[in-house]
Molecule: small-subunit ribosomal RNA
Organism: uncultured bacterium
RNA sequence: GAUGAACGCUAGCGGCAGGCCUAACACAUGCAAGUCGAGGGGUAAGGUCUCUUCGGAGAUACACGACCGGCGCACGGGUGAGUAACGCGUGGGUAAUCUACCCUGUAAGUGGGGGAUAACCCUCCGAAAGGAGGGCUAAUACCGCAUAAGGUCUUCUCCUCAUUAAGAGAAGAAGAUUAAAGAUGGCCUCUAUACUAUGCUAUCGCUUCAGGAUGAGCCUGCGUCCUAUUAGUUAGUUGGUGGGGUAAUGGCCUACCAAGACCACAAUGGGUAGCCGGUCUGAGAGGAUGUACGGCCACACUGGGACUGAGAUACGGCCCAGACUCCUACGGGAGGCAGCAGUGGGGAAUAUUGCGCAAUGGGGGAAACCCUGACGCAGCGACGCCGCGUGGAUGAUGAAGGCCUUUGGGUUGUAAAAUCCUGUUCUGGGGGAAGAAAGCUUAAGGGUCCAAUAAACCUUUAAGCUUGACGGUACCCCAAGAGAAAGCUCCGGCUAAUUAUGUGCCAGCAGCCGCGGUAAUACAUAAGGAGCAAGCGUUAUCCGGAAUUAUUGGGCGUAAAGAGCUCGUAGGCGGUCUUAAAAGUCAGGUGUGAAAUUAUCAGGCUUAACCUGAUAAGGUCAUCUGAAACUUUAAGACUUGAGGAUAGAAGAGGAAAGUGGAAUUCCCGGUGUAGCGGUGAAAUGCGUAGAUAUCGGGAGGAACACCAGUGGCGAAGGCGGCUUUCUGGUCUAUCUCUGACGCUGAGGAGCGAAAGCUAGGGGAGCAAACGGGAUUAGAUACCCCGGUAGUCCUAGCUGUAAACGAUGGAUACUAGGUGUGGGAGGUAUCGACCCCUUCUGUGCCGUAGCUAACGCAUUAAGUAUCCCGCCUGGGGAGUACGGUCGCAAGGCUGAAACUCAAAGGAAUUGACGGGGGCCCGCACAAGCGGUGGAGCAUGUGGUUUAAUUCGACGCAACGCGAAGAACCUUACCGGGACUUGACAUUAUCUUGCCCGUCUAAGAAAUUAGAUCUUCUUCCUUACGGAAGACAGGAUAACAGGUGGUGCAUGGUUGUCGUCAGCUCGUGUCGUGAGAUGUUGGGUUAAGUCCCACAACGAGCGCAACCCUUAUGCUUAGUUGCUAACUUGUUUUACAAGUGCACUCUAGGCAGACUGCCGCAGAUAAUGCGGAGGAAGGUGGGGAUGACGUCAAAUCAUCAUGCCCCUUACGUCCCGGGCUACACACGUGCUACAAUGGCCUGUACAGAGGGUAGCGAAAGAGCGAUCUUAAGCCAAUCCCAAAAAGCAGGCCCCAGUUCGGAUUGGAGGCUGCAACUCGCCUCCAUGAAGUAGGAAUCGCUAGUAAUCGCGGAUCAGCAUGCCGCGGUGAAUACGUUCCCGGGCCUUGUACACACCGCCCGUCACACCACGAAAGUUGGCGAUACCUGAAGUUACUAGGCUAACCCCGUAAGGGGAGGCAGGUACCGAAGGUAUGGCUGGCGAUUGGGGUG
Repeated sequence: GAUGAACGCUAGCGGCAGGCCUAACACAUGCAAGUCGAGGGGUAAGGUCUCUUCGGAGAUACACGACCGGCGCACGGGUGAGUAACGCGUGGGUAAUCUACCCUGUAAGUGGGGGAUAACCCUCCGAAAGGAGGGCUAAUACCGCAUAAGGUCUUCUCCUCAUUAAGAGAAGAAGAUUAAAGAUGGCCUCUAUACUAUGCUAUCGCUUCAGGAUGAGCCUGCGUCCUAUUAGUUAGUUGGUGGGGUAAUGGCCUACCAAGACCACAAUGGGUAGCCGGUCUGAGAGGAUGUACGGCCACACUGGGACUGAGAUACGGCCCAGACUCCUACGGGAGGCAGCAGUGGGGAAUAUUGCGCAAUGGGGGAAACCCUGACGCAGCGACGCCGCGUGGAUGAUGAAGGCCUUUGGGUUGUAAAAUCCUGUUCUGGGGGAAGAAAGCUUAAGGGUCCAAUAAACCUUUAAGCUUGACGGUACCCCAAGAGAAAGCUCCGGCUAAUUAUGUGCCAGCAGCCGCGGUAAUACAUAAGGAGCAAGCGUUAUCCGGAAUUAUUGGGCGUAAAGAGCUCGUAGGCGGUCUUAAAAGUCAGGUGUGAAAUUAUCAGGCUUAACCUGAUAAGGUCAUCUGAAACUUUAAGACUUGAGGAUAGAAGAGGAAAGUGGAAUUCCCGGUGUAGCGGUGAAAUGCGUAGAUAUCGGGAGGAACACCAGUGGCGAAGGCGGCUUUCUGGUCUAUCUCUGACGCUGAGGAGCGAAAGCUAGGGGAGCAAACGGGAUUAGAUACCCCGGUAGUCCUAGCUGUAAACGAUGGAUACUAGGUGUGGGAGGUAUCGACCCCUUCUGUGCCGUAGCUAACGCAUUAAGUAUCCCGCCUGGGGAGUACGGUCGCAAGGCUGAAACUCAAAGGAAUUGACGGGGGCCCGCACAAGCGGUGGAGCAUGUGGUUUAAUUCGACGCAACGCGAAGAACCUUACCGGGACUUGACAUUAUCUUGCCCGUCUAAGAAAUUAGAUCUUCUUCCUUACGGAAGACAGGAUAACAGGUGGUGCAUGGUUGUCGUCAGCUCGUGUCGUGAGAUGUUGGGUUAAGUCCCACAACGAGCGCAACCCUUAUGCUUAGUUGCUAACUUGUUUUACAAGUGCACUCUAGGCAGACUGCCGCAGAUAAUGCGGAGGAAGGUGGGGAUGACGUCAAAUCAUCAUGCCCCUUACGUCCCGGGCUACACACGUGCUACAAUGGCCUGUACAGAGGGUAGCGAAAGAGCGAUCUUAAGCCAAUCCCAAAAAGCAGGCCCCAGUUCGGAUUGGAGGCUGCAACUCGCCUCCAUGAAGUAGGAAUCGCUAGUAAUCGCGGAUCAGCAUGCCGCGGUGAAUACGUUCCCGGGCCUUGUACACACCGCCCGUCACACCACGAAAGUUGGCGAUACCUGAAGUUACUAGGCUAACCCCGUAAGGGGAGGCAGGUACCGAAGGUAUGGCUGGCGAUUGGGGUG
């Protein structure tokens, strides 16, 4: 896009067309084929007339039932079951034919006879349908005879035509044979009569002939679906001869003879199907289809058969058989809607038991007419196509309402309302067609015929009469009135059109992709929008897109696809030249290609659809004429393709026979002794019965080291010691011969690794199966010890491999370079050493070109030609069934149901690897000290609880948020209270309270009461009023939430990782993703730097700049310092002054940059060493964290969307809890002691803090601490004692003078308050613990370890955290391994990225399929039996009008016919056999999905 459609929702009108696609299922009822009286005998009913006894009778024709007869019924109408066929289409043939009615003929006739029979009457049988017998009668019914123009047959003569054959036609002669029917009208010319027909005439008929037209039969070329899992079929089969039969050819039939005929160019069989013009689609080529209309065919309940006829093997005819239905008196009968309506049934589904012959057409008739479910119309249904309408104009306050909203507004929307109009359609009324031409009657004219008026017929004109189903319809006019007339689908992308709400992987949607798990443009609803519109969607089907079966117009190295290889049949294709032919080809003419349809141009319905006219177009068609380039065919020639000859050459080419050495194993003997063997390590095994080892001898089988090589040979498989015999192929040279002999190759044939099979041998080694030992969770494996088939030979079979170059064969052409094998030539030479050229093999690299890319590239996957094979999404499946081959195993051929939306190729970027290379890191190693064991502290899990608030969970949660939970904090729990609220802003009203103080209740919050009672400004009438501020109360907006979502977010943070990476611009390369740069060679801590390079640059990172520390200089000296000087004192020392030298403080500057030297390196970067220097190669430390990753952490810091709560999930208060305790884990502290503990004495820091503070000194207390109090807002005073250390003393290896938990008692401090639940002191107590299993952590130098000090938080509370200094080590060979990371490379079926992906069994559910004992259908075949109707043949003891013979007649005989009988054939049926195909089937098998 389309439809004979159906379904859902909806529906105003009209025109045109179409309407059982299913059950060719069954049918009630009515109608669908009759007509003619001008063929006949006649007169049933009815009409008219007459008569009547009123019962009836007769007559008549513009009438006619039934009957005889003629024509029609073979058309028209229906259906598509069958049919794969000369059925259909197209083109021919018929010289092999027929054709009623019709037309034409200056063709001919229509004479004369005969016998019957129906109707009718009588009798009889039967329920009926129907039938029997007797009698009468007619014809255009039937039958002889005559005639014969012509026809037909036989014989003959002659001409033309035609051939495939018998032939066809014309002319002529002779012989034989063959026909008929009358009717009606008129008339009296002829005849006869005497007025009529027996006559004449006209018309219509009848007979014969010829021709035409129409229709039909038969034959034939070509075309016409799928299937080879159908490969052979056929006995009347193929042909001939004779005969029969037909309208006619013909095995159409029959007898005989012959053995043929068809088939791979698809016979035969199976399945499906009416064919075509056309229709739909498509650019076309094609593909699909065959409804309506038209042509052909077939069928008429199923099967068979003939009759009649011009025509049938007959839809509304006959006979028989069968099934079914109906009637029946049970004896017997009747029927056939696939005609029009209609009914039932089936189905998703398809209409009225309508009107009319008015038109068109058909049948009959002389005609009028009659008949006509053909046809014309109407009815039903939006089934389709087409047309019209559902209103038009104005109309902003952009109304109301709805929806959305950022709350401003937007949108619905000029839409509505309102105002002014119109009147299609609808409603009512009125008018009102065309479709009608004919026909009949009358009159007139002309013509034909006739003897002729007439009649009849033809024709013209005029007048009159009459015919419409549709239908009072189309159409027109008038009136009224916007009144009565819009829906459907969609809105994620494809695809035009978006928001809100609801829902929450639910409900649902979905054509494909896919949407839905709490912010859904995808579900549902609403608003809005988009599209189409009396329709709109859905479903189904066909074509297109699909170059996705590829002729036009595809492919086969890796995506599906080259047969394992060769030979070769059919077939296809084929070198150069000449001539001829003209099959292909090309050009022109003719015929045909029906009409309709389509196209173009016109015309008619108001338009369109629709209808009409003209023209064009349409074939692989037929035929005629011509052309001759190419193909083809025929003939001739040629040599370059192909082959032969001669001379040479190489080779694991093949077959057979013989033969050689090395090695393994075994046997024998010698020597010799305890192990051997084997492995990652072992064990099994062998060995004291003497192994292994070693020497000598022997046996046997198999394989042939080195040479050996991308070397050689072969078609492939494949071929390897040496020799001989036989044998195939290849290459080179000569250019001698033949003369296209060629290429490919469906079927076919042969060869064909390994394994396997059969039979017989052989068997050393190796070695499936098997046994044992190991490994392992297991180990039916990998490893080890053994070991049988087999491996070997002979003769057969099998016929497959990743049989691979994953690349079929042949030929030609298209840059090169470089190896190598085999020849030949040239040059040169002593020489074939080298070099050059050429042919033929075999490799690598590479240009053009090709390719999706990878890659291929004269050995093509390039450019072309020819031939063969093969492919068409994945799975199912190379399976099932069938066939075929095989001894078997199995091979070849080779589906479907069902299921999925992918499967796959090549390349890219990542990630990953028990892949590789390089490198780094306290990563390992080397060391030191810990953790894990104990006690305690602290955090977490778990458990408990009213609550034990919440968060953090590998590294990267767990002394984390928390730099400090007794109340508070506090978020949790219990209880008591409040509701505009503890807090913010605004508005309105109101009050001058409130606050403070006091009293009472209460656990407090709070409540009640008493007391106290505002401020500023302005106006003022001096009472007061207004405004504002503050505060209280009431009301309304709102506040509030540590409630949820860190997976809606911002911000902040952790981590990889202070790892060296991450990117961009331009250019270049690639179809592209992407690549390059960023890789490579070096080097570095570093993508740091150098060099190279299709890259050149740049950015974020690295480094540096910043802070601190280490040295020096300079400036400045107070609160710091004190060397020197002065003074004082308690004269070892301190204080004051002077001073700023030193230390120090804190500003500035210098210094370090591989700068210098040597060596290495590439003359580089850089490295190593050295000098100098306080410091040396980023000097130490810090701050500084790229692109990104982890939906990492945080809604409980804060902010924030959405959701939720609102007398509560908000707020206040008291008490409790966060501190619980069987247990588990993390992080720490203290220890286990002598490198120690205790006691006494004594020395040396740094960095900090301090006014609600630090607090000296003095005093009290054993002590914590207290009393009092100086100084200090700090380089001034205080905290403040540094400790380890050093000196001396005690302890003497023990659960201790170690260790300090726990507990008792007594105190101190802070604070409203130390019970739950703080810290400290003293006295007493004195637990575990004697160095910590598996495992695991930190650290590379002022580091680890060890020692103390300070600070934040803080009323108080530090083993934690953040800082500070003192003392102060050991070790690093090195990068194999563990972990993490970086770069390059490689593989990948991963991309949620290895915590990935993914295979098979088993269990369960569902689905389709195969097998299966069997069972049940269908189809056709063969053989036999039975054998209806019927044709044909034969027969005939019966019957028999016409004609013939005899006979006067009766009658007889003959011809012919009939009943009957026989024979052949023969449908249905039966029996039997095997075949094909379907259903079901216990059970079973695999497959698919979940």